[in-house]
Molecule: small-subunit ribosomal RNA
Organism: uncultured bacterium
RNA sequence: AGAGUUUGAUCCUGGCUCAGAGUGAACGCUGGCGGCGUGCCUAACACAUGCAAGUCGAACGAUGAUGGAAGAGCUUGCUCUUCCUGAUUAGUGGCGCACGGGUGAGUAUACCAUAGAUAAUGUACCUCUUAGUUCGGGAUAGCCACUGGAAACGGUGAUUAAUACCGGAUACUCCUUCUUACUCUAAGGUAAGUCGGGAAAGUUUUUUCGCUAAGAGAUCAGUCUAUGUCCUAUCAGCUAGUUGGUGAGGUAAUGGCUCACCAAGGCUAUGACGGGUAUCUGGUUUGAGAGGAUGAUCAGACACACUGGAACUGAGACACGGUCCAGACUCCUACGGGAGGCAGCAGUGAGGAAUAUUGCACAAUGGAGGAAACUCUGAUGCAGCAACGCCGCGUGGAGGAUGACGCAUUUCGGUGUGUAAACUCCUUUUAAGAGGGAAGAUAAUGACGGUACCUCUUGAAUAAGCACCGGCUAACUCCGUGCCAGCAGCCGCGGUAAGACAGAGGAUGCAAGCGUUAUCCGGAAUGAUUGGGCGUAAAGCGUCUGUAGGUGGCUUUUCAAGUCCGCCGUCAAAUCCCAGGGCUCAACCCUGGACAGGCGGUGGAAACUACCAAGCUGGAGUACGGUAGGGGCAGAGGGAAUUUCCGGUGGAGCGGUGAAAUGCAUUGAGAUCGGAAAGAACACCAACGGCGAAAGCACUCUGCUGGGCCGACACUGACACUGAGAGACGAAAGCUAGGGGAGCAAAUGGGAUUAGAGACCCCAGUAGUCCUAGCCGUAAACGAUGGAUACUAGGUGCUGUGCGACUCGACCCGUGCAGUGCUGUAGCUAACGCGUUAAGUAUCCCGCCUGGGGAGUACGUUCGCAAGAAUGAAACUCAAAGGAAUUGACGGGGGCCCGCACAAGCGGUGGAGCAUGUGGUUUAAUUCGAUGCAAAGCGAAGAACCUUACCAGGGCUUGACAUGCCGCGAAUCCUCUUGAAAGAGAGGAGUGCCCUUGGGAACGCGGACACAGGUGGUGCAUGGCUGUCGUCAGCUCGUGCCGUAAGGUGUUGGGUUAAGUCUCGCAACGAGCGCAACCCUCGUGUUUAGUUGCCACUAUGAGUUUGGAACCCUGAACAGACCGCCGGUGUUAAGCCGGAGGAAGGAGAGGAUGAGGCCAAGUCAUCAUGCCCCUUAUGCCCUGGGCGACACACGUGCUACAAUGGGCGGGACAAAGGGUCGCGAUCUCGCGAGGGUGAGCUAACUCCAAAAACCCGUCCUCAGUUCGGAUUGCAGGCUGCAACUCGCCUGCAUGAAGCAGGAAUCGCUAGUAAUCGCCGGUCAGCCAUACGGCGGUGAAUCCGUUCCCGGGCCUUGUACACACUGCCCGUCACACUAUAGGAGCUGGCCAUGUUUGAAGUCAUUACCCUUAACCGUAAGGAGGGGGAUGCCUAAGGCUAGGCUUGCGACUGGAGUGAAGUCGUAACAAGGUAAAGGG
Repeated sequence: AGAGUUUGAUCCUGGCUCAGAGUGAACGCUGGCGGCGUGCCUAACACAUGCAAGUCGAACGAUGAUGGAAGAGCUUGCUCUUCCUGAUUAGUGGCGCACGGGUGAGUAUACCAUAGAUAAUGUACCUCUUAGUUCGGGAUAGCCACUGGAAACGGUGAUUAAUACCGGAUACUCCUUCUUACUCUAAGGUAAGUCGGGAAAGUUUUUUCGCUAAGAGAUCAGUCUAUGUCCUAUCAGCUAGUUGGUGAGGUAAUGGCUCACCAAGGCUAUGACGGGUAUCUGGUUUGAGAGGAUGAUCAGACACACUGGAACUGAGACACGGUCCAGACUCCUACGGGAGGCAGCAGUGAGGAAUAUUGCACAAUGGAGGAAACUCUGAUGCAGCAACGCCGCGUGGAGGAUGACGCAUUUCGGUGUGUAAACUCCUUUUAAGAGGGAAGAUAAUGACGGUACCUCUUGAAUAAGCACCGGCUAACUCCGUGCCAGCAGCCGCGGUAAGACAGAGGAUGCAAGCGUUAUCCGGAAUGAUUGGGCGUAAAGCGUCUGUAGGUGGCUUUUCAAGUCCGCCGUCAAAUCCCAGGGCUCAACCCUGGACAGGCGGUGGAAACUACCAAGCUGGAGUACGGUAGGGGCAGAGGGAAUUUCCGGUGGAGCGGUGAAAUGCAUUGAGAUCGGAAAGAACACCAACGGCGAAAGCACUCUGCUGGGCCGACACUGACACUGAGAGACGAAAGCUAGGGGAGCAAAUGGGAUUAGAGACCCCAGUAGUCCUAGCCGUAAACGAUGGAUACUAGGUGCUGUGCGACUCGACCCGUGCAGUGCUGUAGCUAACGCGUUAAGUAUCCCGCCUGGGGAGUACGUUCGCAAGAAUGAAACUCAAAGGAAUUGACGGGGGCCCGCACAAGCGGUGGAGCAUGUGGUUUAAUUCGAUGCAAAGCGAAGAACCUUACCAGGGCUUGACAUGCCGCGAAUCCUCUUGAAAGAGAGGAGUGCCCUUGGGAACGCGGACACAGGUGGUGCAUGGCUGUCGUCAGCUCGUGCCGUAAGGUGUUGGGUUAAGUCUCGCAACGAGCGCAACCCUCGUGUUUAGUUGCCACUAUGAGUUUGGAACCCUGAACAGACCGCCGGUGUUAAGCCGGAGGAAGGAGAGGAUGAGGCCAAGUCAUCAUGCCCCUUAUGCCCUGGGCGACACACGUGCUACAAUGGGCGGGACAAAGGGUCGCGAUCUCGCGAGGGUGAGCUAACUCCAAAAACCCGUCCUCAGUUCGGAUUGCAGGCUGCAACUCGCCUGCAUGAAGCAGGAAUCGCUAGUAAUCGCCGGUCAGCCAUACGGCGGUGAAUCCGUUCCCGGGCCUUGUACACACUGCCCGUCACACUAUAGGAGCUGGCCAUGUUUGAAGUCAUUACCCUUAACCGUAAGGAGGGGGAUGCCUAAGGCUAGGCUUGCGACUGGAGUGAAGUCGUAACAAGGUAAAGGG
């Protein structure tokens, strides 16, 4: 410090996710030790049991154990009495119990934090100072007696003490009434005087310890003030003791704290009131920081103590282990009545994912009491449990290679685990055993604890796991599984070769822990003060006026609020940081320092902001002079057009459409002429021209009226900008009322279109559109761009209005202000683009945004007549949604161009019969593959057996084939039996070659094991090969340049070409693969060579021979064609057109040659090959069958339908091939297929071999024929082991369909189509009409590129990128989920009114009782208690409400789901451009 994820790729926006740190944690697996910490976050739920607050006998009366002394009685070791000592305690009294300990329910300001105030206060114990501590009195508990009650707890009587209680005296500087003086501070303080009032307690042998009054201090506490302190406006108004005053009461004290009276105030947009949630802080955690989150342990404060209320006592409480009352709950009960409060420490139950021992000790620290000893102390100190956290240590160290075994993997060679182990040597932290043994304590006292620590002995001995290994993210292989099981933080893995699942081996990370889950901060600049944005990504209010508020021109003063500087106080301790120190180190602890941004005080400065005061004119405004304008409102006038009505003419259609129809029309339409009426809108001018805030505004004239601009510079003197709320205006549609209604036209009707057509098109047509008055308040209300001000290059138009210059004048030219356009620099921007009219550079103010969907929806509220508008969520769901640009692909987008693509032609297919292939069906099997073009006479250049892979049956199991081992035998050949054959069995012949005599080589048989074998699967694991677009002209690279980048440029553009062919231009310059050329064949010539070919001679002819090399021909080598020449055209180019010459002319014709890619195209059955599968079978052998089936459908062909023909007879002319297991002449037999014979030929020699169409002659004469030949019968021939399934051929006989082929569709542009034969491969033969070649004869047409198909280039749009066979929308149906409404039901909280009113304080009362203190001789009084009454009031009852939880028949939409249904709305001109409002 970043990374992953939207895309084919890119940049951006933007969310989601990850890596880090933390935790009072929990869960899973694992677990050696020690130190230091921490440990109910949930039910402030309920609690059994024990303990947690007592102490003082030196306050008091009593009790009087024990011990001692003395005495008495006598049973001489017992009893009794007295005195002393004084353990022990219930009670009176004092102090404490208000501390310590727990918890966080309540509480949003009462609290808390920080800083102040108290001149408005109290303070037991403690310290200091001063003064005092005197005289009396009457009770009472305990105890005793009696007595009630189950108990808790009492009652009556008698008696007794005090530091308990009461009275008197005295008393200051105390309190109080009043007076005076002083005091910068004034409800005060100080000083003086004065009326009245107020105290005490004793105890101890002693010192002491106490008590009283007053003052001071310290400590602690009360009260007040300012500032700060969560979310919500879908909470906007709240408040009657409320706000203030006067007086009184009350308090320690101020105060509406309380009361009476008076006034009507107080709070609030700087968020009152209400609702929700929540103890606050030091701190903790995270972060670079600013911030965010949090408030366990420790510390400070607060609140609470079963729930609610109340007071008492006291210095202090409205009191955790006190009291009273009410309530809920639990327990006891004799049913009458009582008891209780763990949110103290342990512990129990419950809840929960989850949190410990019913421990030891007061030794230390601290606390209460006491004079003290001491007692008490679950505070505290320790121990126990828990890896809950942090820190430390260990689980051994060194050597050790034949790199052991095992395991894993393997290319079988090896490699990894791995110096790891074994083994050798060593050590002992830890462990076990033994011994010693602290500090903590300053005299005694040690729970911890025989603990820490030290020493010795034993012996590597007691001690390693967890997670992960696709990317992010360090770490890789095998096996299993087969979209299953499963994984997953995000992206995503898994459908037979998974580095992602599971296991294993290995690796990586951390380590007594490791992972997961939860949560918080970070990363996240993703709420942006530091530090974001708003044209198109989310985001500028539709526009303006203006309130509060914010901000504000120039000059000079004042002041010191803001601001700045110095100093002072404070910001508790702990924590963090720094330094030092103590535990062996560390964690931890101790000491010191520093920090502490805040708050307060004080002294100063005066630039800036604010305030005060005085000015200025530049901002702003007023007055003056001009000026343009569809600015607004009202009134008046006008013509063209449309429709309707009336009349004339006229006579058959009109109208409408892609085409039609509905409609109108002989009752006279349409057309045309004249007249009349009505309503609405204003052609031309007219323009990126004008005006207005926007919406918007257009015939002409008049009236009224708003604003702008220009000029000159008189006046005011900052009067300004923006603007939350608020107000005004606000297209269209719509609503209310009344008019109006020509045209147009939702709805509606009809006609078409269509599968349907609730649409598009057509014919009609109502609201509405228009006017008046009112409402609505929204639009893609857009420049998708808020307003104001200033600054920052230009160029060029237009509008308005000035100036200069020049003119007779209009122009032209220069220049200023205001507006409105285009282009463009810098700059900005993700890019597109913006660019003085900013989206640049800055300032001010307002509005708005924070992933997509749900949703601008629900609920609530406001507005509206309604429609609806405004405000405006959540649950749930996804990992994206989006912007700009790029490359492709696509378009029922555009432009240019090409192709037998269309057109123009010729001939076919589709109809018939047959052949052949395929589908389907059938079958034991009909083996397999190929399936749009680019499968279908294809693999197959040839299925009777074989082939053959299929089926049935019969057989074999190291195998038909390969290598290795052992044994036997040479090999080999012949015969017989059995069998369908394979095979099995038997007999015979034969005995070879090399040789070191052991044996070996080849071959055959037998045996065992490694293995063979597979046309079994996967062409979606592959290689190779092939098809296709397409012989289309494309596909790329290097360097440079442009762009943030994907990419672009080059390769686009103007021409041209068959061509990315060439040329010109150009930020490109070059290059590569393709094109072309080089290669082959054909066409002309030359040279050369002439055999088997050619020519000549001889000859009737042929052959042979001889001669020749002129021709033909053959072979080889050359020449030739290049737009080279001429003319025109073109840019002086490339080229094109024409011509000459030439055998050939613009690539001369044809072939071979197939760029980069695309289709997971085809092929595992040519071959090769990974993996999987079979192994007495999915292998191998054999016989027979099948691949040849047959209702049917399709493809490719052959033959025809005839006279341009058919039959017969005669005659002529090729090319290219093949041949020795062959071609086979000649002769001969046969009607023929063919048979016999076998010359010649290993081929320019011989054979196949006859070429056929054609030509001549003749017959047929338009018919199912002398066309056509299918089918069938008979008879033959050939090949072959074999011709039935299932071959070919011949002869005779038979003589089917078919008379030119519907929709549709194919080939071909010249030696082409058409037509005619010939040959070859495969092959024993052949189902070949196929395929591949060869020549013969030999056309027609091409105007042209509108259309169909395919392709190329450029451009455009795109929501496509598996790329239009794309993407994608809505209803319906089904399932699930959350949510809204809902008759109502239900729980909780708040709270109104009213009623009842416990306990209790206060007040009142004189009804009852009453005693000891005081007064009084007494009666009695003062006083006390009870009762009653009054105010207040908890809980409760009744009641009107508000908020909220849950349930709810049914209803509404939403979301998500597998390949459902119906259509096709959007994306291309998406086939009617889309979209916004109504």